The RNA shown here (transfer RNA) has 74 nucleotides and comes from a Rhodothermales bacterium. Rfam family: tRNA. By type it is a transfer RNA. Rfam's curators write: Transfer RNA (tRNA) molecules are approximately 80 nucleotides in length. RNAcentral holds the sequence, with entries from ENA. Its mean pLDDT, the model's own confidence on a scale to 100, is 81. NCBI's taxonomy places the organism under Bacteria, Pseudomonadati, Rhodothermota, Rhodothermia, Rhodothermales.

């Protein structure tokens, strides 16, 4: 040096180019519940959709180049 593959909330992860910068589980915060705690319910907060361009009337979603992990080949 080449080629493939991931990147989306803390974490594991969904999301046909189309309402509006987007959602689930776990988890966090606050309530009700308990004599407390845990289950249980309820409600909230929490994303520059890696970066940066590009195409398009409109991009998490499609091109490119990067950056950061992996995996192959040399």
């Nucleotide at each position: 040096g080449g080629g493939c593959c991931u990147a989306u909330a803390g974490c594991u992860c969904a999301g046909c180019g189309g309402u509006u910068u987007a959602g689930a589980g776990c988890g966090c915060u606050c309530g009700c519940u308990u004599c407390a705690c845990a289950c249980g319910c309820g409600a909230g907060a929490g994303g520059u959709c890696g970066u940066a361009a590009g195409u398009u009337c409109g991009a998490u979603c499609c091109u490119u180049a990067c950056u950061a992990g992996g995996c192959c080949c040399a």